[in-house]
RNA sequence: GCUCUCGUGGCGGAACUGGUAUACGCGUACGGUUCAGAGCCGUAUGCCGCAAGGCUUGUGGGUUCGACUCCCACCGAGAGCA
Numbered sequence: 001g002c003u004c005u006c007g008u009g010g011c012g013g014a015a016c017u018g019g020u021a022u023a024c025g026c027g028u029a030c031g032g033u034u035c036a037g038a039g040c041c042g043u044a045u046g047c048c049g050c051a052a053g054g055c056u057u058g059u060g061g062g063u064u065c066g067a068c069u070c071c072c073a074c075c076g077a078g079a080g081c082a
Base pairs, nucleotide, nucleotide: 001081002080003079004078005077006076007075010026011025012024019065027045028044029043030042031041032040033039046055047054048053058074059073060072061071062070
């Protein structure tokens, strides 16, 4: 230098003939159980906002009624070739 794969909440990780973003698990917070704890059970848990609502899939654009998903450029990580 060229080619391919990948990038999603605090962490792991789902969601594709384009149609509810964050399922599920971990962690965390509060509560229950206990003499106390571990474990177990319940509820909550992306961001902004009093609320209504708005925003959010590495970054910036594009296509589309609609994009995590398709296209382009860039950034980063990994693999292969020279």
The RNA shown here (transfer RNA) has 82 nucleotides and comes from Candidatus Wildermuthbacteria bacterium RIFOXYD1_FULL_50_12. The source organism's lineage runs through Bacteria, Bacteria candidate phyla and Candidatus Wildermuthiibacteriota. The RNAcentral record of the sequence draws on ENA. Rfam family: tRNA. The family's RNA type in Rfam is transfer RNA. Model confidence (mean pLDDT): 80 of 100.